[in-house]
RNA sequence: CUCUGAAAAGGGUAAACCUAUCGGAAGGUAGGGUCACAAAGUCGCGGGUCCAAACGGACAGCCGGACUGCCAGA
Numbered sequence: 001c002u003c004u005g006a007a008a009a010g011g012g013u014a015a016a017c018c019u020a021u022c023g024g025a026a027g028g029u030a031g032g033g034u035c036a037c038a039a040a041g042u043c044g045c046g047g048g049u050c051c052a053a054a055c056g057g058a059c060a061g062c063c064g065g066a067c068u069g070c071c072a073g074a
Base pairs, nucleotide, nucleotide: 002074003073004072005071012037013036017032018031019030020029021028022027035061041067042066043065045064046063047062048059049058050057051056
C1' cells in the first nucleotide's frame, strides 16, 4: 500500500419510541432510549423514496458511487 474479516482487544454510532425545540411539511437539533450496524464516518454525484400547489426542500440507518478511517490476518 492492496485485499479480506469483525473472531479477539480498545472502542464508536444510536432504530423505534418519549420529552423539549426549529420548520409550512418531509424532516432536523438536544436529552433519554438501545433495534441494529465493519464504515450506520463524510459528500445529495446517479437512482429511489418522502414533503410541497409550485419554486424548491428532506432522507447518507434505501441502493449505487466518491473520499477518509481503528484493529486483526494474508
Predicted 3D model of a 74-nucleotide RNA (c-di-GMP-I riboswitch aptamer) from a Fidelibacterota bacterium. It was read from a public genome assembly, where an Rfam model found it. Of the family's consensus pairs, 94% are formed in the model.